[in-house]
RNA sequence: AGCAGCAUGGCGCAGUGGAAGCGCGUUGGGCUCAUAACCCAAAGGUCGCUCGAUCGAAACGAGCUGCUGCUA
Numbered sequence: 001a002g003c004a005g006c007a008u009g010g011c012g013c014a015g016u017g018g019a020a021g022c023g024c025g026u027u028g029g030g031c032u033c034a035u036a037a038c039c040c041a042a043a044g045g046u047c048g049c050u051c052g053a054u055c056g057a058a059a060c061g062a063g064c065u066g067c068u069g070c071u072a
Base pairs, nucleotide, nucleotide: 001071002070003069004068005067006066007065010024011023012022013021018055026042027041028040029039030038048064049063050062051061052060
């Protein structure tokens, strides 16, 4: 330099047009003599950034940034 993949709550991931969910974790409560486990509830995400197409974007297009891999 070229090509490909990835970027979504604290962490790991899903979601590929009708607007964000799962597991773990955190907080509060229940249960228990107590802790763990278990049960209930809650908080937490401008979906990497900017622009565009669309009635409507996490998703489609363009550029940029970062990370990983391959080639030279």

A computed fold for a 72-nucleotide RNA from Gloeophyllum trabeum ATCC 11539, annotated as transfer RNA.
Its mean pLDDT, the model's own confidence on a scale to 100, is 84.
Its Rfam family is "tRNA". By type it is a transfer RNA.